Formats: sequence, structure tokens, C1' cells
RNA sequence: AAUAGAGUAGCCAUAAGCGCGUAAAGUGUCACCGAACGGGACGUUGUCGGUGGACGAAAGAAGGGAAAACUUUCUGCGGUGCUGUGGCGCGUCCGCUUGA
Repeated sequence: AAUAGAGUAGCCAUAAGCGCGUAAAGUGUCACCGAACGGGACGUUGUCGGUGGACGAAAGAAGGGAAAACUUUCUGCGGUGCUGUGGCGCGUCCGCUUGA
């Protein structure tokens, strides 16, 4: 030197654990603004946050309480959050590991 390889943001699935909601949150969607995003540069894809718009799904039972309010438990439900687990995960150049 060749060669081979690792690593991001994040995405998907999910036995399981802990929550939230079911009082319309959250998820999804559109517009605008902003942010971060392999160690570096350019860039792609995707992600996140804020504001606004349109749309808009998910409950029964039993108990406590004189009763209303309120509340507890169980079982469901939600394109629900986090954790865990498994899989996937930079285009070019440089860098890193390998080489010896």
C1' cells in the first nucleotide's frame, strides 16, 4: 500500500416490564420556522422541537361513598410514551481499526 472492518441520527419488529390516555391527550397529516444528525468536509435520507391549520379513534364491569362530586380495582381499548430484547442503519473524500 492492497484488503477487510467499526461507529451516528434514527427506523422496524417484539415475548416482557413500567406508565399515560379513554373528560379527545397522544399517534397520524399539512404549512411555516428552528435544531441536532458516524471523528472532519460536502451532501442525501430520515429525525426532533415550536407555532398554526384540517381531520380525528379509543369503556365496560365491580367496589368505596347516604348521595352528588370524587375515587379504587379488574378486564379491554389506543396506528399511545419510556425501558428492555432482536434486526436494520451514510453516498464521495479524508480520518480510525486491521495489515506487520
This is a predicted structure of a 100-nucleotide RNA (THF (Tetrahydrofolate) riboswitch aptamer).
The sequence was found by an Rfam model in a public genome assembly.